The part of an RNA shown here (small-subunit ribosomal RNA, central domain) has 350 nucleotides and comes from a Phycisphaerae bacterium. The prediction has a mean pLDDT of 89. It was read from a public genome assembly.
[in-house]
Context: one part of a larger RNA
RNA sequence: CUGGGCUUAAAGGGCGCGUAGGCGGGCCAGAAAGUGUCUUGUGAAAUCCCACGGCUUAACCGUGGAAUUGCUCGGCAAACUUCUGGUCUUGAGGCAAGUAGGGGUGUGUGGAACUCUUGGUGGAGCGGUGGAAUGCGUAGAUAUCAAGAGGAACGCCGAAGGUGAAGACAGCACACUGGACUUGUACUGACGCUGAGGCGCGAAAGCGUGGGGAGCAAACAGGAUUAGAUACCCUGGUAGUCCACGCUGUAAACGAUGCCUACUAGGUUGUGGGGGUUCUGACACUUCCACAGUCGUAGCAAAAGUGUUAAGUAGGCCGCCUGGGGAGUACGGUCGCAAGGCUAAAACUC
Numbered sequence: 001c002u003g004g005g006c007u008u009a010a011a012g013g014g015c016g017c018g019u020a021g022g023c024g025g026g027c028c029a030g031a032a033a034g035u036g037u038c039u040u041g042u043g044a045a046a047u048c049c050c051a052c053g054g055c056u057u058a059a060c061c062g063u064g065g066a067a068u069u070g071c072u073c074g075g076c077a078a079a080c081u082u083c084u085g086g087u088c089u090u091g092a093g094g095c096a097a098g099u100a101g102g103g104g105u106g107u108g109u110g111g112a113a114c115u116c117u118u119g120g121u122g123g124a125g126c127g128g129u130g131g132a133a134u135g136c137g138u139a140g141a142u143a144u145c146a147a148g149a150g151g152a153a154c155g156c157c158g159a160a161g162g163u164g165a166a167g168a169c170a171g172c173a174c175a176c177u178g179g180a181c182u183u184g185u186a187c188u189g190a191c192g193c194u195g196a197g198g199c200g201c202g203a204a205a206g207c208g209u210g211g212g213g214a215g216c217a218a219a220c221a222g223g224a225u226u227a228g229a230u231a232c233c234c235u236g237g238u239a240g241u242c243c244a245c246g247c248u249g250u251a252a253a254c255g256a257u258g259c260c261u262a263c264u265a266g267g268u269u270g271u272g273g274g275g276g277u278u279c280u281g282a283c284a285c286u287u288c289c290a291c292a293g294u295c296g297u298a299g300c301a302a303a304a305g306u307g308u309u310a311a312g313u314a315g316g317c318c319g320c321c322u323g324g325g326g327a328g329u330a331c332g333g334u335c336g337c338a339a340g341g342c343u344a345a346a347a348c349u350c
Stems, first nucleotide, its partner, number of pairs: 004321003007304002012318001014201004021194003025088007033081002035077004041071002049065006091191001092188002094185006103177007110154001114150008125136002162169002206247006215241002220236004258317006266295012299306002323350003332343004
């Protein structure tokens, strides 16, 4: 390089935006780069192949041909790709009217619970466990009532439900703001798809500076358990968890399934819209679009399974894999405050 693959065997980048590049709708005309055909020159000889010939044969040798799939000059052709010009509307977008939504950011605000503080009642226990003990309590705890303070999270609704590119998103109100869907359309006219680099976003933990700190709780201390118990259980408890700004850039970042397009039986459920049937209308029936589930045909698959949300049938583009260990390690480079991230071997061994 060819070939084969990537749900679970090795293998889909965590996710998006997008540069180069690759690929790209219908029709007409032209050009002729790719393409086809003819042609010019060249493509050394030997070798290989074919025919004939020379050594008594063969090996070997001689003569001729073919081949040398390449490069090159010129002519012709115009289906396809390409390029140029024109044109079209179905791809894509715009505009208008609606709809649904925990999509995002900021500010404000509410109730339940919890802890603490103060006061009242009360008077001996409370707490905790398998059972205990450490712990708290006559300096009045636990319980209960009232008042106050504080931080964090939002019960029911709530769902097989919704939104978002992913991470993720849930009390309520307001402000600002992104996207989607449906219907209409007299607008633009291929403006598209993918996307190496690049840029941005990215759970939790962690880091820096400054706040905050109710509950929970790595570390740590004590009590138990045990042969031991650096654990599981209990009593405490600091970072952290929360906020602002900055960094980190990783996860079983999972549908373990890249994105886009077209095509290929159905049944059923949910969510958001539209149309039709009925004089109107809740409702019902039917139908169209979008999204989310489930069962299943053909097909596919090693099977499990998948099956219009494909893992089916095809096309375009990107990423990735190539026996196990060594190893996602060393070295180098690069990024980071650090922790570490990204890139990424070999010896050796089975």